[in-house]
RNA sequence: UUCUUAUCCAGAGAGGUGGAGGGGGGGCAGGCCCUUAGAAACCUCGGCAACAGGUUUUGAAUCGUAAACACUGUGCCAAAUCCUGCGGGAAAUAUCUAUAGGAACCCGAAAGAUAAGAA
Numbered sequence: 001u002u003c004u005u006a007u008c009c010a011g012a013g014a015g016g017u018g019g020a021g022g023g024g025g026g027g028c029a030g031g032c033c034c035u036u037a038g039a040a041a042c043c044u045c046g047g048c049a050a051c052a053g054g055u056u057u058u059g060a061a062u063c064g065u066a067a068a069c070a071c072u073g074u075g076c077c078a079a080a081u082c083c084u085g086c087g088g089g090a091a092a093u094a095u096c097u098a099u100a101g102g103a104a105c106c107c108g109a110a111a112g113a114u115a116a117g118a119a
Base pairs, nucleotide, nucleotide: 001119002118003117004116005115006114007113008112013045014044015043016042017041021034022033023032028085029084030083031082046077047076048075051073052072053071054069055068056067057066081111086108087107088106089105093100094099
């Protein structure tokens, strides 16, 4: 880097430096939101989470099932991956009844993130 599988409306912030942008991961557009009561970034400390390993318990022993524990490897700590963009459907509403319309509406796909495995 590519492929496969699983998950993605749960959860978890203080301080310091910094000084205007941010909501990252091709870019762009629309919407919405955070932010001088201090954005990004970096540092310190803290925390969240059972994906993999490990330990313990369960059962009946290797295997397996279920549960617990942040010990190890990662990951994460505003809002659903903040929403939309593609395909199918669709309430309100408008209406000349042909249609328009498209709800933080539904289903799916694509893209992405994280983990585990494979090449």